[in-house]
Context: one part of a larger RNA
RNA sequence: GAUUGAACGCUGGCGGCAGGCUUAACACAUGCAAGUCGAGCGGCAUCGGGAAGUAAUGUUUGAGUUAAUGUUAAGUUAAUUGAAUAUUAUUUUGCCGGCGAGCGGCGUACGGGUGAGUAAAAUCUGGGGAUCUGCCUAAUGAAGGGGGAUAACUAUUGGAAACGAUAGCUAAUACCGCAUGAAGUCUUUUUUUUAAGACCAAAGUAGGGGACUCUAUGGUAUUCAUUAUUAGGGCCUUAUGUCAUUAGAUGAACCCAGAUGGGAUUAGCUAGUAGGUGAGGUAAUGGCUCACCUAGGCCACGAUCCCUAGCUGGUCUGAGAGGAUGACCAGCCACACUGGAACUGAGAUACGGUCCAGACUCCUACGGGAGGCAGCAGUGGGGAAUAUUGCACAAUGGGGGAAACCCUGAUGCAGCCAUGCCGUGUGUGUGAAGAAGGCCUUCGGGUUGUAAAGCACUUUUAAUAGGAAAGAAGGCAAUAAUACAAAUAAUAUUAUUGAUUGACGUUACCUAUAGAAUAAGCACCGGCUAACUCCGUGCCAGCAGCCGCGGUAAUACGGAGGGUGCAAGCGUUAAUC
Numbered sequence: 001g002a003u004u005g006a007a008c009g010c011u012g013g014c015g016g017c018a019g020g021c022u023u024a025a026c027a028c029a030u031g032c033a034a035g036u037c038g039a040g041c042g043g044c045a046u047c048g049g050g051a052a053g054u055a056a057u058g059u060u061u062g063a064g065u066u067a068a069u070g071u072u073a074a075g076u077u078a079a080u081u082g083a084a085u086a087u088u089a090u091u092u093u094g095c096c097g098g099c100g101a102g103c104g105g106c107g108u109a110c111g112g113g114u115g116a117g118u119a120a121a122a123u124c125u126g127g128g129g130a131u132c133u134g135c136c137u138a139a140u141g142a143a144g145g146g147g148g149a150u151a152a153c154u155a156u157u158g159g160a161a162a163c164g165a166u167a168g169c170u171a172a173u174a175c176c177g178c179a180u181g182a183a184g185u186c187u188u189u190u191u192u193u194u195a196a197g198a199c200c201a202a203a204g205u206a207g208g209g210g211a212c213u214c215u216a217u218g219g220u221a222u223u224c225a226u227u228a229u230u231a232g233g234g235c236c237u238u239a240u241g242u243c244a245u246u247a248g249a250u251g252a253a254c255c256c257a258g259a260u261g262g263g264a265u266u267a268g269c270u271a272g273u274a275g276g277u278g279a280g281g282u283a284a285u286g287g288c289u290c291a292c293c294u295a296g297g298c299c300a301c302g303a304u305c306c307c308u309a310g311c312u313g314g315u316c317u318g319a320g321a322g323g324a325u326g327a328c329c330a331g332c333c334a335c336a337c338u339g340g341a342a343c344u345g346a347g348a349u350a351c352g353g354u355c356c357a358g359a360c361u362c363c364u365a366c367g368g369g370a371g372g373c374a375g376c377a378g379u380g381g382g383g384a385a386u387a388u389u390g391c392a393c394a395a396u397g398g399g400g401g402a403a404a405c406c407c408u409g410a411u412g413c414a415g416c417c418a419u420g421c422c423g424u425g426u427g428u429g430u431g432a433a434g435a436a437g438g439c440c441u442u443c444g445g446g447u448u449g450u451a452a453a454g455c456a457c458u459u460u461u462a463a464u465a466g467g468a469a470a471g472a473a474g475g476c477a478a479u480a481a482u483a484c485a486a487a488u489a490a491u492a493u494u495a496u497u498g499a500u501u502g503a504c505g506u507u508a509c510c511u512a513u514a515g516a517a518u519a520a521g522c523a524c525c526g527g528c529u530a531a532c533u534c535c536g537u538g539c540c541a542g543c544a545g546c547c548g549c550g551g552u553a554a555u556a557c558g559g560a561g562g563g564u565g566c567a568a569g570c571g572u573u574a575a576u577c
Base pairs, nucleotide, nucleotide: 001577002576003575004574006573007572008571009570010569013424014423015422016421017420018419019417020416021382026380027379028378030377031376032375035106036105037104040103041102043099044098047097048096049095050093051092052091053090054089055088056087057086058085059084060083061082062081064080065079066078067077068076069075113335114334115333123259124258125257126256127255128254131252132251136248137247138246139245140244141243142242144178146176147175153168154167155166156165157164158163184199185198186197187196188195204240205239206238207237208236209235212234213233214232215231216230219227261307262306263305268298269297270296273295274294275293276292277291278290279289280288310332311331312330313329314325315324316323317322337358338357339356340355341354360371361370362369363368388414390413391412392411396410397408398407399406400405427457428456429455430454437448438447439446440445463513464512465511466510467509471504474500476498477497478496479495480494481493482492483491521566522565523564524563525562526547527546528545532561533560534559535558536557542549543548
């Protein structure tokens, strides 16, 4: 001099962009962070609609009955009864939209966090062959026919709770046989590509439909019948899903070499150890494991042991070589209260799954149970030190779904902090009576100083008011065309039109209004090192990075005036080059 995830002191106008527990991988209250699918299934607790019934009330109306009135009649009034309709209440009905809980599918192995462990089972670079791969893409073929359960539910029942037990009922894209089956797997054979044998599979759902056909239902008429409505199935078709195989893509596993800290005040280490044969095991090679055999293997080019440490792209510094470092962002690895284990699955030895043990915390009816913030906020604690228990899924991305959509503390935004970088302002011009005041003085004056005042302007920023982009692509509806198809239906694609989707947001930006109005500090001034005088103090008080100042005229201490440097910062401390 440069730099920092910085801290401290004094000070502090605004904006943009970034960053923000480096310490206790210490303990955690509370809320949220992974769900979704009814177009897989049985259902129907809740909400809405439809249908049916009942009751009440209102309105309209018919005819009848009774009573009163009327001389009779007509009529009027009242009660009762029927019908229609409306409203309200209530009951039933899964019929429809949907849907709590449940079975089932996919996801939860991603995304997010942390760096404890790890000096090699990691990482980086370059190679290798003995492997697997859900969803996705392309292709070929197949999807036949059966069965038995179980949750939900009902009943009984145990327990304080967590959670169960028994009996009965039911469905499926849940589960299990049978069949079929090569191009797949295995065995044998042969000529190294033929042949033979054996083995292995599945699931449906949703939409639409002219003709035909079946079942049920309604109308007409009834001897046969005929016509025709509605609903469902066959059948056809579209979409999607299912099974097998092949290829790809993506992801993952394994092997080898080199590189990748310190210590010799660590010199020897090693029996599954090194290798072979055979077997087992694995997706796969292999002492990975086991039986037998051999006696090897590593090491001063540092084995073994100890200490420290996540690695890299990078970052800082430096002319470079190098040195230091690994916050943020990106790739890889490891971990998820501590230790161990497997299950499920394409994928985990699984942060918000399971089991066992341990420590800790909580509940308890004392019999027994529950929990895991190194997710986002937040709390205590530790510390020199590090933020909101915010908004939104509008965008990007992810999961589920045919889709609408739902979920998403990923993410997008906002809040706090001068923590950093960048930008900008705190006014501009004029103004000598060189005002007053301060300070110094040789008492003449000098300096502060064009500085102020005054005069003339401007309005960035801040304030108030108004206007106003972009981030929006899509999705929905209608119409048209095209594709598919037997089809004008349905579905898909494209185009046009319409009404719409923004957390940020009182957005950016623009305009207007008034007025210099709203905005400067910090350190230093002996030399290094830019910047000097006076007063106080008197080896005292104090300063100090080094040299060194201070004992009566201190440019070095303290104050003042003046000056120098940097500036919304300035200085100090710490650390690196």